[in-house]
Molecule: transfer RNA
Organism: Candidatus Doudnabacteria bacterium
RNA sequence: UGGGGAGUAGCCAAGCGGUAAGGCAGAGGCCUUUGGAGCCUCCAUUCGUAGGUUCGAAUCCUACCUCCCCAG
Repeated sequence: UGGGGAGUAGCCAAGCGGUAAGGCAGAGGCCUUUGGAGCCUCCAUUCGUAGGUUCGAAUCCUACCUCCCCAG
């Protein structure tokens, strides 16, 4: 430098046009003599950044940033 892949909560991770599942962790509550376990509820106005397309974008397009792989 070229090609490919990845970037979503504190961590892991699904979702690939109709407004973000789940698990761990955390907070509150119930239960319990206490603790733990169990149960219930809450926890991403925006998904790497900035633009664009669209009635509507995490999802499509463009540029850039970071990381990984391949080639030279």